[in-house]
Context: one part of a larger RNA
Molecule: large-subunit ribosomal RNA, domain IV
Organism: Watanabea reniformis
RNA sequence: CUCUCUCUAAGGAACUCGGCAAAAUAGCCCCGUAACUUCGGGAGAAGGGGUGCCACUUUUUAAAAGAAAGUGGUCGCAGUGAGCAGGCCCAGGCGACUGUUUACCAAAAACACAGGUCUCCGCUAAGUCGUAAGACAAUGUAUGGGGGCUGACGCCUGCCCGGUGCUGGAAGGUAAAGGAAGUUGGUUAUUCUUCGGGAGAAGCUGACGACCGAAGCCCCAGUGAACGGCGGCCGUAACUAUGACGGUCCUAAGGUAGCGAAAUUCCUUGUCAGGUAAGUUCUGACCCGCACGAAAGGCGUAACGAUCUGGGCACUGUCUCGGAGAGAGACUCG
Numbered sequence: 001c002u003c004u005c006u007c008u009a010a011g012g013a014a015c016u017c018g019g020c021a022a023a024a025u026a027g028c029c030c031c032g033u034a035a036c037u038u039c040g041g042g043a044g045a046a047g048g049g050g051u052g053c054c055a056c057u058u059u060u061u062a063a064a065a066g067a068a069a070g071u072g073g074u075c076g077c078a079g080u081g082a083g084c085a086g087g088c089c090c091a092g093g094c095g096a097c098u099g100u101u102u103a104c105c106a107a108a109a110a111c112a113c114a115g116g117u118c119u120c121c122g123c124u125a126a127g128u129c130g131u132a133a134g135a136c137a138a139u140g141u142a143u144g145g146g147g148g149c150u151g152a153c154g155c156c157u158g159c160c161c162g163g164u165g166c167u168g169g170a171a172g173g174u175a176a177a178g179g180a181a182g183u184u185g186g187u188u189a190u191u192c193u194u195c196g197g198g199a200g201a202a203g204c205u206g207a208c209g210a211c212c213g214a215a216g217c218c219c220c221a222g223u224g225a226a227c228g229g230c231g232g233c234c235g236u237a238a239c240u241a242u243g244a245c246g247g248u249c250c251u252a253a254g255g256u257a258g259c260g261a262a263a264u265u266c267c268u269u270g271u272c273a274g275g276u277a278a279g280u281u282c283u284g285a286c287c288c289g290c291a292c293g294a295a296a297g298g299c300g301u302a303a304c305g306a307u308c309u310g311g312g313c314a315c316u317g318u319c320u321c322g323g324a325g326a327g328a329g330a331c332u333c334g
Stems, first nucleotide, its partner, number of pairs: 001329008010320002014318001019315001027051005036041001038152001052074009075079001087313007094305002099111002115150007127136003153300004158230003163227002165223005172218003178212002182208006190199003231249005258292001259289001270286005
């Protein structure tokens, strides 16, 4: 010097990204216990008191044992005498909750969840696996099964259907294979011939083809808890400022309620207030929302959390700032 421990005057978080680590709290009995609340909780809230041993008494019992209560006495610094054995409170964010997860750097605000909602499916179901047979779904049958989104509960969930998707529609346009009236070419039994060649039925065959021909697409509607979207400029009130109000352009429609420097705010340590002697964090407001916003849910919310942020009490070698000691190493000699 390193590791694992013990103690430490005075101070007590001044340490540090941060009370990380350590200390402290602790069992049982009695008293007592706030805001808030979904009336269950919160709650072991918080905060106090007691605790050993000896003798006696009372209650409970048929009795014993045991337990509880009381009175008196007694010892120590200390009686849950060692060991075992909650620290607590206030405010805020997120997620309702118990649960699940990156086996071996992440346990969370991520996933799941009960609940909500949309959608598909009438059973040889939809959906999934398989070339198929077949299997699951399900020995189930719409109070069922599959898929998507949201995520307890409370109050709610606004406007836009122009684009995309989905659903419905069928008048018109477009439209395949296939069919096909018809047109045209090749071949040639036959026939004509000036013997070179020409014409040419049926059949076979090549090309074209009016017309018939489904879904789809175009088209017409509906549909947002479908994919998604939810404006700009100018002027205006008897100080100034602001702009309830007006004008104009554009759009499918121009962001409603609620919330807001937020897990979202660039400028920004915004401004004001609180807390501190001093506060880029924190809390409450304001609103100028670079770039919140309503099931990729909005705003609240008791309880819960090895969650994140800020503050306080207690406590301490975290620190001022070190020191002493025990054990094991390192080191020296052997």